[in-house]
Context: one part of a larger RNA
C1' cells in the first nucleotide's frame, strides 16, 4: 500500500459495488422449462340456428406429436492433464435451428395413447379386451452434383491420397397445415455457407530426491472390430520394446487464464466479483434419446441417508433464487416485475423466464455532502495547572447579523417506451423542480518516553498494569489507571489475520 475481511468504540445522508471465503454438510416450504389447437383425434364451457338428433363460431385443455428441457443458473470437490494459455494441424470428421442457391413430394397400409368396460394394488402405478387420429409408424414407386463400387482421363498434394469430368452397377426420400384463392408456412434429397464442437501435435503451466528406478494393452506391427472421425480405442496374432537424473514413477498441493494487489522495474502474492475455458450436480456405475448428453431440477442399477406404508412395497436430492438447522471470528429478503435487454416454444396474440431488472439488509469497500458561516474581549462563568501574581481552556461560548446544504413536511413530476397509430413502467410518486420552517435533527475514536506530530496534575508503588521494538512501574512515572490539555484522523477511528 491492499484486501469478499473479522473484533472494539462510536455512527447523520446519498450514489456506485460488493456479500458463506468454514461443513461438495444435511435440508422443511414456495418457485427456479415450457410452449405450440396454424399436426391430430377427443372432451368440455358458452353463444347462434333448429322441434330434437346435430351444425357452426369462439374458447379451455389431459392424450398422441413437434421443438426445446445439451442453453441460461450454481459450485470448484476431482484435475499436475493436450485440463488450461498460445501457436498451428484435420489429406482422419460432425454441426439442429439460420442465410444462399437447386431438384422433389406418387400410391398404399398396419397400430397405439386418449377414451369405454372389467380387473390388481394401501399408495406409487399396473394389467386384459375393444374403439379411433395424426406432421406418429411402416411397405412400394421416383432418384441425382449422394452414400458405395469398377473403369478411364485430367489436375493437385502430404506417405495413406485428394479434386475435378465421363460411363456402368447396387442403395436411399418425403407431410401436410392456414385460406375462397392468391398465397404463406412446413416436409424430403444434394450441394454451399455461417455459427458451434470433436480430435492431434510444437512450446509452457506448483513443491519433494529423506521418491531412482517405473510400465504387460505396456511400446511397435499385421489383420479384424468400433466411432463422425485418426488412434492398443477395443480384439486376436506376432516382436520386445517405452519412458526415465533434460527427473520417469512415487507422494504432497492445486481448476487454469483474461487478469487483481503490490513494486521505479524485475519481480512476488493471488484467481473473490467481471470475462473465456474446463470439471461436477448425495456417492459410484451403465447406457437410452437426440444434430448435440455418458444429461444439475430426464432413465436404469449399486451404497449411504431421509421420509411414507395397510409391511406386499414406494418417494426422495437446492453446488437454482430465496430460506432453516449445522460449523464458524464471519457473509443478507421464504420481497416486487417480466416494463427494458436476452432466452424457449408459437404464423401471431401471446405464455414462461429466482436468467435479468429492480427493491430490502449490512460504514463490508470506494467516492461525494453535511454537522454550520461572519462578526464578537467583559478574553464572562465553569474546568484544569500554578511560583497565588497569574496561566489556560480561548473566538471557544454567550450575544448579533445572514444562508438554508442533508434530513423533515406539503405541491409538480420525468427519462428509461422501440414499433403506423393505440397501449404498455417494477423500480416508482423514486430521481429532480418549487415552497415552507428554524441552526434548529447530525462526532466520533486512536495516541502523547524514542521511533513518531502531540504535556501537565493526582492516584498507585517491580503492585495494578502497559508493550510493535528498546523497555516503563521497587514514593517525586511527560511510559501504569484518572482528569485537563495537546496531536493526529474523520463517519469513522483503532486492533487482528494475509500479501506485496
Nucleotide at each position: 500500500g491492499a484486501u469478499g475481511a473479522a473484533c472494539g468504540c462510536u455512527g447523520g445522508c446519498g450514489g456506485c459495488g460488493u456479500g458463506c471465503a468454514u461443513a461438495a454438510c444435511a435440508c422443511a416450504u414456495u418457485c427456479a422449462a415450457g410452449u405450440c389447437g396454424a399436426a391430430c383425434g377427443g372432451a368440455u364451457a358458452u353463444a347462434u340456428a333448429g322441434c330434437a338428433a346435430u351444425a357452426u363460431a369462439u374458447g379451455u385443455u389431459a392424450g398422441u406429436g413437434g421443438c426445446g428441457g445439451a442453453c441460461g443458473g450454481g459450485c470448484g470437490a476431482g484435475u499436475a492433464a493436450c485440463g488450461c494459455g498460445u501457436g498451428a494441424g484435420u489429406a482422419a470428421c460432425c454441426u439442429a435451428c439460420c442465410u444462399c442457391a437447386g431438384a422433389c413430394a406418387g400410391u398404399g397400409g398396419a397400430a397405439u395413447a386418449c377414451c369405454a368396460a372389467c380387473g390388481a394394488g394401501a399408495a406409487a402405478u399396473c394389467g386384459u379386451u375393444g374403439c379411433u387420429a395424426a406432421u406418429a409408424c411402416c411397405g412400394c414407386a421416383u432418384a441425382a452434383a449422394a452414400u458405395a463400387u469398377u473403369u478411364u482421363c485430367a489436375a493437385g498434394g502430404c506417405a495413406u491420397c485428394u479434386u475435378g469430368a465421363a460411363a456402368g452397377u447396387a442403395u436411399c426420400a418425403a407431410a401436410g397445415u392456414a385460406g375462397a384463392a392468391a398465397u404463406a408456412u412446413g416436409g424430403u434429397c444434394a450441394g454451399a455457407g455461417a455459427u458451434g464442437g470433436g480430435c492431434u501435435c510444437g512450446c509452457g503451466u506448483c513443491c519433494g530426491a529423506u521418491u531412482a528406478g517405473g510400465c504387460a494393452g505396456u511400446u511397435g506391427g499385421u489383420u479384424a472390430g468400433g466411432u463422425a472421425a485418426a488412434g492398443g480405442c477395443u480384439g486376436a496374432c506376432c516382436a520386445a520394446a517405452c519412458c526415465u537424473a533434460c527427473g520417469a514413477u512415487c507422494g504432497g498441493u492445486a481448476a487454469c487464464c483474461g487478469g487483481a494487489c503490490u513494486g521505479a522495474g524485475a519481480g512476488g502474492u493471488c484467481g473473490a466479483a467481471c470475462g473465456g475455458u474446463c470439471g461436477c450436480a448425495u456417492u459410484g456405475g451403465a447406457a437410452c434419446u437426440g444434430a448435440g448428453a455418458a444429461a444439475c431440477g430426464g432413465u436404469c442399477c449399486a451404497g449411504a441417508c431421509u421420509c411414507c406404508u395397510a409391511c406386499g412395497g414406494g418417494a426422495g436430492g437446492c453446488a437454482g433464487c430465496a430460506g432453516u438447522g449445522g460449523g464458524g471470528a464471519a457473509u443478507a429478503u421464504u420481497g416486487g416485475g417480466c416494463a427494458a435487454u436476452g432466452g424457449a416454444c408459437g404464423a401471431a396474440a401471446g405464455u414462461c423466464u429466482g436468467a435479468c431488472c429492480c427493491a430490502g439488509c449490512g460504514a463490508c469497500g470506494c467516492c461525494g455532502c453535511g454537522u454550520g458561516a461572519a462578526g464578537g474581549a467583559a478574553g464572562a462563568a465553569g474546568g484544569u495547572c500554578u511560583u497565588c501574581g497569574g496561566a489556560u481552556u480561548g473566538u471557544a461560548a454567550a450575544c448579533u447579523u445572514a444562508u438554508g446544504u442533508c434530513a423533515g413536511a406539503g405541491g409538480g413530476g420525468a427519462a428509461g417506451a422501440a414499433a403506423a397509430a393505440g397501449a404498455u413502467g417494477a423500480c416508482g410518486g423514486u430521481a429532480c423542480c418549487c415552497u415552507c420552517g428554524g441552526a434548529g435533527g447530525a462526532a466520533g475514536c486512536c495516541a502523547c518516553g524514542g521511533c513518531u506530530a502531540a504535556c501537565u496534575a493526582c492516584g498507585u508503588g517491580c503492585c495494578a498494569g502497559c508493550a510493535g521494538c528498546c523497555g516503563c512501574g521497587g514514593u517525586a512515572a511527560u511510559a501504569c489507571g484518572u482528569a485537563g490539555g495537546u496531536g493526529g484522523c474523520a463517519a469513522g477511528c483503532g486492533u487482528u489475520g494475509u500479501c506485496c

A computed fold for a 500-nucleotide part of an RNA from an uncultured bacterium, annotated as small-subunit ribosomal RNA, 5' domain.
Rfam family: Bacterial small subunit ribosomal RNA.